Context: one part of a larger RNA
Molecule: large-subunit ribosomal RNA, domain IV
Organism: Danio rerio
RNA sequence: GUAUCCUGAAGGAACUCGGCAAAUUGCCUCCGUACCUUCGGAAGAAGGAGGCCCCGGCUAUGCGCAAGCACUGUCGGGGGGCACAGGCCAGGGGGUAGCGACUGUUUAGCAAAAACACAGCACUCUGCUAAGUCGGCUUCAAGACGACGUAUAGGGUGUGACGCCUGCCCGGUGCUCGAAGGUUAAGAGGAGGAGUGCAAGCUCCGAAUUGAAGCCCGAGUAAACGGCGGCCGUAACAAUAACGGUCCUAAAGGUAGCGAAAUUCCUUGUCGGGUAAGUUCCGACCUGCACGAAUGGCGUAACGACUUCCCCACUGUCUCCAGGAUAUGCUCA
Repeated sequence: GUAUCCUGAAGGAACUCGGCAAAUUGCCUCCGUACCUUCGGAAGAAGGAGGCCCCGGCUAUGCGCAAGCACUGUCGGGGGGCACAGGCCAGGGGGUAGCGACUGUUUAGCAAAAACACAGCACUCUGCUAAGUCGGCUUCAAGACGACGUAUAGGGUGUGACGCCUGCCCGGUGCUCGAAGGUUAAGAGGAGGAGUGCAAGCUCCGAAUUGAAGCCCGAGUAAACGGCGGCCGUAACAAUAACGGUCCUAAAGGUAGCGAAAUUCCUUGUCGGGUAAGUUCCGACCUGCACGAAUGGCGUAACGACUUCCCCACUGUCUCCAGGAUAUGCUCA
């Protein structure tokens, strides 16, 4: 010097991206316990007291014929120690907000999460030789799973407990339906024509007409893919605009709720709270660059090795370092 560990005056997070690390707490009995809540919880909430040894009284229970023994609870008195859950083992706590309901799962070897899953919800396909999938390797099979199941079943997709809800648009794309019409391949058809031959014939070309799906066309459908405007004027101060006008897209012009948000560029927005001082945090406002309703919206008790902020306790994280132990290095002998 490094690694691991112990102790520390006064202060106590001033350290730092951040209390990272360390310290505190820790067991049992009794008392006591808030907001909120889906009434289950929250909760070991928080907070407080006791715990060793000796003596005495009372006592539940079991055993015993009894004397009594074992063990339990309780009341009173006393004793010693620095310290009585005397060592080891063994929760720090509280509050706010975000996200995800939860227990689970995940990047074997830098990510454990707000990601995945989930119960629940919805749409859609499938009538049984089911749909779907495997098989075979373009010849489209046998066979198998689905399932010894049968629409309260099975497959696919999205959302993601629960509560309150889930607005408008079918113009585009997709899907579903549509006995008409248009277009249309092979095939059918064969007017007519060509070559050759003396001819019969043979070989070709070929109009009309007919001719499926698909597409065009017409509807429906958004918990299908998706989308959900601009300008101008107007109220008896001013400001604002319930109101009016106008333009545009292929349809409709963002409803409820939320909102500087895991989304806000300008921005450290403005106001309030907390601090002596707060780019973070919490509560509001709404001017939403560029929230918004199952690519779900907004809430939500419980839960979380998740993320944010604050407080109490605690501490060598720090002011500011010091001493010690063990192991190992280095220098000298």